[in-house]
RNA sequence: CCCCGCCAAAGGCACAGCCCACCGAAAGGUGCGCUUCGCAAAGUCACGGGUCUAACGGAGGCACAAACCUCCCACGACAGCCGGACUGCCGGG
Numbered sequence: 001c002c003c004c005g006c007c008a009a010a011g012g013c014a015c016a017g018c019c020c021a022c023c024g025a026a027a028g029g030u031g032c033g034c035u036u037c038g039c040a041a042a043g044u045c046a047c048g049g050g051u052c053u054a055a056c057g058g059a060g061g062c063a064c065a066a067a068c069c070u071c072c073c074a075c076g077a078c079a080g081c082c083g084g085a086c087u088g089c090c091g092g093g
Base pairs, nucleotide, nucleotide: 002093003092004091005090012039013038016035017034018033020031021030022029023028037080043086044085045084047083048082049081050078051077052076057072058071059070060069061068
């Protein structure tokens, strides 16, 4: 440097459910506890695809406006959906 995760050890992460607190319009996120599916990149990055949400904005109902309702919209979110990029522990070859 490359390949592998068959053996061992030390640790790491946390889907989902329940409880509490907080942030957010929502999706979603953060922290605590219990239970629990799983992960060798389940570490980082929204770059391509995908998915979720729709505050702001736009169009319409609609009429001076506001409010309300419907539709569209990502500049919001998901890295534990797929691909890609970067970095990396232990062990083996």
c-di-GMP-I riboswitch aptamer from Actinobacteria bacterium UBA3086, 93 nucleotides, folded computationally. Its mean pLDDT, the model's own confidence on a scale to 100, is 83. The source organism's lineage runs through Bacteria, Bacillati and Actinomycetota. Rfam family: c-di-GMP-I riboswitch aptamer. Its family is annotated with cyclic-di-GMP binding in the Gene Ontology. It was read from a public genome assembly, where an Rfam model found it. The model forms 95% of the base pairs in the Rfam consensus.